[in-house]
Molecule: transfer RNA
Organism: Syntrophus sp. (in: bacteria)
């Protein structure tokens, strides 16, 4: 430098045109002598950024940024 994949909650990820979600974690409460386990309830999002298409975009398209892998080049 080129190609491919990925970017969604604190973490790991699912979803893939109209409701933003799961597990773990976190908070409160019950339970316990206490902690843990367990029960109940609850909070949390710039869906990477900008632009385009659309009645409507996290989702489709373009550009950029970031991460990973592969290839090439240099040494």
């Nucleotide at each position: 430098a080129g190609g491919c994949a990925c970017g969604u909650a604190g973490c790991u990820c699912a979803g893939g045109g109209g409701g933003a979600g799961a597990g773990c974690g976190c908070c409160a409460u019950c339970c316990u002598g206490a902690c843990g386990c367990g029960g109940u309830g609850g909070a949390u999002g710039u869906c990477c950024a900008g632009g385009g298409u659309u009645c409507a975009a996290a989702u489709c398209c373009c550009u950029g940024c970031g991460u990973g892998c592969c290839u090439a080049c240099c040494a």